[in-house]
About this RNA:
Predicted 3D model of a 73-nucleotide RNA (transfer RNA) from a Candidatus Doudnabacteria bacterium. Taxonomically the source falls in Candidatus Doudnaibacteriota (Bacteria, Bacteria candidate phyla). The sequence was found in a public genome assembly. The coordinates come from a structure-prediction model, not an experiment, and the mean pLDDT is 81.
């Protein structure tokens, strides 16, 4: 230098053909216990890497850029 994959909650990941973004763990509160843990119930947490484009509507489609990883030279 060229090619490819990936970027979504604190962490690991879903979201199939564009139509209100979810799960597990972690966090917080509660029940239970003499107390802790476990168990059970509940709550909060996201400008979906950044900037544009297409569309009535974009996490999803298109482009540029950034970052991570891999391959080729």
């Nucleotide at each position: 230098g060229c090619c490819g994959a990936c970027u979504u909650a604190g962490c690991u990941c879903a979201u199939c053909u564009g139509g209100u973004a979810g799960a597990g763990c972690a966090a917080c509160g509660g029940u239970u216990u003499u107390g802790u843990a476990a168990a059970c119930c509940g709550u909060a947490g996201g400008u979906g890497g950044u900037c544009g484009g297409u569309u009535c509507g974009a996490g999803u489609c298109c482009g540029a850029c950034a970052g991570u990883c891999g391959g080729c030279u």